C1' cells in the first nucleotide's frame, strides 16, 4: 500500500427502496410457601458517519471510518 466482507437496542441477529425485524437479557404481572422452570404484557433503535441518486434509502452510488480476513 491494494482487495474482499462487515459495523442495526445491553448481546446475537433477519431484512434485494415504502409501518425498522426476531432470539437472549432487562421491566412488570400470573404461578410458588421461597426460588428456578413456564406463561402474559411492556420499554429500549442516529440502522457506524458525510454526501449523492429517488416521491421515498437500513436497502442503491461516492466518500470516509472502524473491526475482520486475505495479498504485497
Nucleotide at each position: 500500500g491494494c482487495g474482499g466482507c462487515g459495523g442495526a437496542g445491553g448481546c446475537u441477529u433477519a431484512g434485494u427502496g415504502g409501518c425498522u425485524u426476531a432470539g437472549c437479557a432487562u421491566a412488570g404481572g400470573a404461578u410458588u410457601g421461597c426460588a428456578a422452570a413456564u406463561c402474559c404484557u411492556g420499554g429500549g433503535g442516529u440502522c457506524c458517519c458525510g454526501a449523492g441518486u429517488u416521491c421515498g434509502a437500513u436497502u442503491c452510488u461516492c466518500g470516509g471510518u472502524c473491526g475482520c480476513c486475505g495479498c504485497u